[in-house]
Molecule: SAM riboswitch aptamer (S box leader)
RNA sequence: GAAUCAUCCAGAGGGGUGGAGGGACCGGCCCUACGAAGCCCCGGCAACUCCCCGUUCGACUCGGCGUUCCCUGUUCGCGCCGCGUUGCCGGGAUCAGUGCCAACUCCGGCUCGCGCCAACGUGGCGCGGGAAAAGAUGAGGA
Numbered sequence: 001g002a003a004u005c006a007u008c009c010a011g012a013g014g015g016g017u018g019g020a021g022g023g024a025c026c027g028g029c030c031c032u033a034c035g036a037a038g039c040c041c042c043g044g045c046a047a048c049u050c051c052c053c054g055u056u057c058g059a060c061u062c063g064g065c066g067u068u069c070c071c072u073g074u075u076c077g078c079g080c081c082g083c084g085u086u087g088c089c090g091g092g093a094u095c096a097g098u099g100c101c102a103a104c105u106c107c108g109g110c111u112c113g114c115g116c117c118a119a120c121g122u123g124g125c126g127c128g129g130g131a132a133a134a135g136a137u138g139a140g141g142a
Base pairs, nucleotide, nucleotide: 004139005138006137007136008135013042014041015040016039017038021031022030023029025109026108027107028106043101044100045099048097049096051092052091053090054089057087058086059085060084062082063081064080065079066078067077105134110130111129112128113127114126115125116124117123
């Protein structure tokens, strides 16, 4: 860097340094000399990974019991129960690996409906609905 999966209307800022940008991109709209980005220190939020527990839930191994038939029995299937493992379940913790600490990912970008304006260009504005793209973060693997 590419691909996959999950999440993105919650939450959480001070100081120093620095000196003009920042909010990914485009359009808008914001933030910013009452000091932007970057860097350093301290603090905080959250709970993705890691860790712990298991009364609900799911999956699976094993065992037991039941269940199609004129009758009997075996395997498979299905149902119930039990031990156990596990997570697409529930809870806890915050040492560790990340992340984050203006505005919903700041809003829109595609599409649908309604209203207004402009008028034959097939647009502009406003409100509402839906999905995706793009982006961000994490995880595992190649």